[in-house]
Predicted 3D model of a 350-nucleotide part of an RNA (small-subunit ribosomal RNA, central domain) from an uncultured bacterium. Its mean pLDDT, the model's own confidence on a scale to 100, is 90.
Context: one part of a larger RNA
């Protein structure tokens, strides 16, 4: 370097922002580097081709011609790409109006439950299990009734609903605040798309320093099971979970599907909006648009299956893969308190 590739076979970065680069609408005119085509000069001989000659042939020697795909210089073409310039609105974006929504941060607030503390009522059990004990209770549990403490968590509504780039978000009220999407206009004019590095976020759990602690619960103690039982079952329980800041930075970070833009039957359901048809309203019904689910043509696939939300049919950038094992590991860098992450091989070996 190239070929084939990446739903499950190895393989899409865990998810944006954006630097370099790559690619980039319609159109006028210019230039002529790209690109094309004519001269030209060079591309040494030899050799290889191809057509001749000479040794009786051949090898071998010889004469010309081809070839040497390439570079220079110079004459032209202008569809394309490029650069210059002028313009344009279909791509991007703005402005105006609206809708919808667990999108994000702070504050404050509420009800219910379990637990703990007081009181009260009333007595022998409560608990827990396949059965049982460990455990709790005559210092009065467990149930029941008043009160109060306190942390966490937000039934019902609820939905193949919604919101958000992913992670991921779910009582209510307020305040800041990002983004979608609808309708019709106005306005900017390609301002776009992707993105090595960089940067930024990023569930769990784990760290550090300070609070907090009801429930739950690694570790750990006991009671049971068992041949053991360093489990499952049960009585406890301490980190931890929670809350500020600060660090890790990994996942079956999954659609196991990387962005972006076109094109290609079509039925059904749902959320957001908008035009309409009737109605008195509300259900309804038709249609456009942004999601968001199921079925399905054609095509696609090694099958499962994808199937206008493609895994079809192109196009533009980016990541990765290259038999299994060793090995996501060694050393080395780099990050990090730390656990370890990350980038990543080799010998051996089948």
């Nucleotide at each position: 370097c190239u070929g084939g590739g990446c739903g499950u076979a190895a393989a899409g970065c865990g998810c944006g922002c954006g630097u370099a680069g790559g690619c980039g609408g319609c159109u006028u005119g210019g230039u002529a580097a790209g690109u094309c085509g004519g001269a030209u000069g060079u591309g040494a001989a030899a050799g290889c081709c191809c057509c001749g000659g000479g040794c009786u042939u051949a090898a071998c020697c010889u004469g010309g011609g081809a070839a040497u795909u390439g570079c220079g210089u110079u004459c032209g073409a202008u569809a394309c790409u490029g650069c210059c310039u002028g313009g344009c609105u279909a791509g991007a974006g703005u402005g105006u109006g609206g809708u919808a929504g667990a999108g994000g941060g702070a504050a404050g607030c509420g009800g219910a439950a379990u637990u703990c503390c007081a009181g009260g009522u009333g007595u022998a059990g409560c608990g827990g299990u396949g059965a049982a004990a460990u455990g709790c209770g005559u210092a009065g549990a467990u149930a029941u009734c008043u009160g109060g403490a306190g942390g966490a968590a937000c039934a019902c509504c609820a939905g193949u609903g919604g919101c958000g780039a992913a992670g991921g978000c779910g009582g209510c009220u307020u305040c800041c605040u990002g983004g979608a999407c609808c309708a019709a206009c106005a306005c900017u004019g390609a301002c776009g798309c992707u993105g090595a590095g960089g940067u930024g976020c990023g569930a769990a759990a784990g760290c550090g320093u300070g609070g907090g602690u009801a429930g739950c619960a690694a570790a750990c103690a006991g009671g049971a099971u068992u041949a053991g039982a360093u489990a499952c079952c049960c009585u406890g329980g301490u980190a931890g979970u929670c809350c500020a800041c600060g660090c890790c930075c990994u996942a079956a970070a999954c659609g196991a599907u990387g962005a972006g833009a076109a094109c290609u039957a079509g039925c059904c359901g749902u959320u957001g909006g908008g035009g309409g048809a009737a109605u008195u309203a509300a259900a309804u019904c038709c249609u456009c648009u942004a999601g968001u689910g199921g079925c399905g043509c054609a095509g696609c696939u090694a099958a499962c299956g994808c199937g206008u939300u493609a895994a079809g049919u192109u196009c533009u950038c980016c990541g990765c893969c290259u038999g299994g094992g060793g090995a996501g590991u060694a050393c080395g860098g780099c990050c990090g308190c730390a656990a370890g992450g990350u980038u990543a091989a080799a010998a051996c070996u089948c």